A computed fold for a 519-nucleotide part of an RNA from an uncultured bacterium, annotated as small-subunit ribosomal RNA, 5' domain.
Context: one part of a larger RNA
RNA sequence: GAUGAACGCUAGCGGCAGGCCUAACACAUGCAAGUCGAGGGGUAUUUGGAGCUUGCUCCAAAGAGACCGGCGCACGGGUGCGUAACGCGUAUGCAAUCUACCUUUUACUAAGGGAUAGCCCGGAGAAAUCCGGAUUAAUACCUUAUAGUUUUUAGAAUUGGCAUCAAUUUUAAAAUAAAGAUUUAUUGGUAAAAGAUGAGCAUGCGUCCCAUUAGUUAGUUGGUGUGGUAACGGCAUACCAAGACGAUGAUGGGUAGGGGUCCUGAGAGGGAGAUCCCCCACACUGGUACUGAGACACGGACCAGACUCCUACGGGAGGCAGCAGUGAGGAAUAUUGGUCAAUGGACGCAAGUCUGAACCAGCCAUGCCGCGUGCAGGAUGACGGUCCUAUGGAUUGUAAACUGCUUUUAUACGGGAAGAAACACCUCUACGAGUAGAGACUUGACGGUACCGUAAGAAUAAGGAUCGGCUACCUCCGUGCCAGCAGCCGCGGUAAUACGGAGGAUUCGAGCGUUAUCC
Numbered sequence: 001g002a003u004g005a006a007c008g009c010u011a012g013c014g015g016c017a018g019g020c021c022u023a024a025c026a027c028a029u030g031c032a033a034g035u036c037g038a039g040g041g042g043u044a045u046u047u048g049g050a051g052c053u054u055g056c057u058c059c060a061a062a063g064a065g066a067c068c069g070g071c072g073c074a075c076g077g078g079u080g081c082g083u084a085a086c087g088c089g090u091a092u093g094c095a096a097u098c099u100a101c102c103u104u105u106u107a108c109u110a111a112g113g114g115a116u117a118g119c120c121c122g123g124a125g126a127a128a129u130c131c132g133g134a135u136u137a138a139u140a141c142c143u144u145a146u147a148g149u150u151u152u153u154a155g156a157a158u159u160g161g162c163a164u165c166a167a168u169u170u171u172a173a174a175a176u177a178a179a180g181a182u183u184u185a186u187u188g189g190u191a192a193a194a195g196a197u198g199a200g201c202a203u204g205c206g207u208c209c210c211a212u213u214a215g216u217u218a219g220u221u222g223g224u225g226u227g228g229u230a231a232c233g234g235c236a237u238a239c240c241a242a243g244a245c246g247a248u249g250a251u252g253g254g255u256a257g258g259g260g261u262c263c264u265g266a267g268a269g270g271g272a273g274a275u276c277c278c279c280c281a282c283a284c285u286g287g288u289a290c291u292g293a294g295a296c297a298c299g300g301a302c303c304a305g306a307c308u309c310c311u312a313c314g315g316g317a318g319g320c321a322g323c324a325g326u327g328a329g330g331a332a333u334a335u336u337g338g339u340c341a342a343u344g345g346a347c348g349c350a351a352g353u354c355u356g357a358a359c360c361a362g363c364c365a366u367g368c369c370g371c372g373u374g375c376a377g378g379a380u381g382a383c384g385g386u387c388c389u390a391u392g393g394a395u396u397g398u399a400a401a402c403u404g405c406u407u408u409u410a411u412a413c414g415g416g417a418a419g420a421a422a423c424a425c426c427u428c429u430a431c432g433a434g435u436a437g438a439g440a441c442u443u444g445a446c447g448g449u450a451c452c453g454u455a456a457g458a459a460u461a462a463g464g465a466u467c468g469g470c471u472a473c474c475u476c477c478g479u480g481c482c483a484g485c486a487g488c489c490g491c492g493g494u495a496a497u498a499c500g501g502a503g504g505a506u507u508c509g510a511g512c513g514u515u516a517u518c519c
Stems, first nucleotide, its partner, number of pairs: 001518003005515005012371006018364002020329001025327003029324003034071003039068002045062008078282003087207008097199002102195008110144004120133005150175011180187002208254003215245003220242008257279004261272004284305005307318004335361001337360003343357001344355004374405004384396005411455005419446001426439006463508005468489003474503005484491002
């Protein structure tokens, strides 16, 4: 000098930031991922009308919840257990790769079919839930047609390179598509090519300590065939060979998420990895795959385990390292708050719905910064306190009283934002249906907050540590190697500037000291 700090004493306000460093310990409760009726069938219910048997029948309109289907749930948010590794950083490569939504371009969107949720009926169970029957729809599923610049196989030519080869042209054979909706404006679907974005893989270099760890390795190292993958590869498998790594530190052990950055320092270095950003890993512990463009998936599935809960004892349910919150641990770390107004995200044509992301508010001097606790005059140098060489003087001290002034701030009253531009609807303009532009209208959690004005009045606001040397700041009294102090030297045994009190002083100041850690 610094800190995600803690503790002691003290405390007026504001702005901006930060806030479980310990038990990746266990979690009550609420919320944190839904959305689409312009994909589908359609119910409860409501309203209106009719009928009469006066409490159900029919018709029409509107229409939840649930169900099928689509997209999303792989983002956003959390944590740092593991990991010494192509994990990360940096620089390259992929002629060894994939990419939903988005953008551009081209072509197409034809004909059929069988089911199944829901609804209805019946059954099992304490529950969770499950079973059987009948029946129904789709942008769900299946079959067929059509087929290029797609894919596969076989062949030819040209050009180029980086070895396997790549690109272009061409011949033959084979294979694969689609879905409709609507308010008639559109929008969706399929195939192909390119872009963008995101991801995967490989490689050079860098990346902590221990040699009181010296040898390690059998899918191990390489080859061939096959399989697998989006893709290369011992990635897997069969066979063959006997290799591969190592004092330039293999292997083993310990510790640890990495970086941008942060602290210190003149620098070189040393230390750290909180907040914010990028990457990685994880989601009660271990394993596994399914779906999907993308996961081996925090609020999905299955299995095993530990733990907790319900039970009718037969069987079931759960996972806060999301936001709050609880217990525990600890020196120690906050509210079971508001709003989707803005920004962003998901879905939707849109209106909109959802969003503990986000924006705000609450708590805490935890930090940084700013402001205030008055200003000017005022000497009988008042009273009181303390000290002395004591009829007197020094100091507290212009300090107070007193006079004048100001009102930041606090209080009261009044006014009162920016953050909001849009979307949608309406009007107009340009060309061409629709897009683009202009105008008008609507929307604020924070918040009656910030800010501004008025009123009265010094009114509402100062402490902490230290005073032997280092180190700025000294006297008296008490104590008497006691009580005690102390960072080091050391102080205290009767005149203690070092202990305790008082007066005074020094220093910092809404803080000041102590402790811990780093330079």
Rfam family: Bacterial small subunit ribosomal RNA. RNAcentral holds the full RNA, with entries from ENA.